[in-house]
A computed fold for an 84-nucleotide RNA from a Clostridia bacterium, annotated as transfer RNA. The coordinates come from a structure-prediction model, not an experiment, and the mean pLDDT is 81. Rfam family: tRNA. About the family: Transfer RNA (tRNA) molecules are approximately 80 nucleotides in length. Taxonomically the source falls in Clostridia (Bacteria, Bacillati, Bacillota). It was read from a public genome assembly.
């Protein structure tokens, strides 16, 4: 230099026919149990605003296509692999 793959909450990792983003687990918050803890069980858990209802934003970054994009297209960045 060329080719291919990967990038999603705090973390591992799902969601591909383009149609509710974050299932499920870990971790963490609160609660139950216990003399107390561990284990176990229940509950909540992306961000911002709000008393709430709700609204908006969010899939590496920036654009594009589309009524609608994690998903398709282009460029860029990082990491991994192959070829030279």
């Nucleotide at each position: 230099g060329c080719c291919g793959g990967u990038g999603u909450g705090g973390u591992g990792g799902a969601a591909u026919u383009g149609g509710c983003a974050g299932a499920c687990g870990c971790g963490c918050u609160g609660g139950a149990c216990u003399c107390a803890a561990a284990a176990u069980c229940c509950u909540g858990u992306g961000g911002u605003a709000g008393a709430a209802a709700u609204a908006c934003c969010g899939u590496a970054u920036c654009g594009g296509u589309u009524c609608g994009a994690c998903c398709c297209c282009g460029a860029u960045c990082a990491c991994c692999g192959g070829c030279a």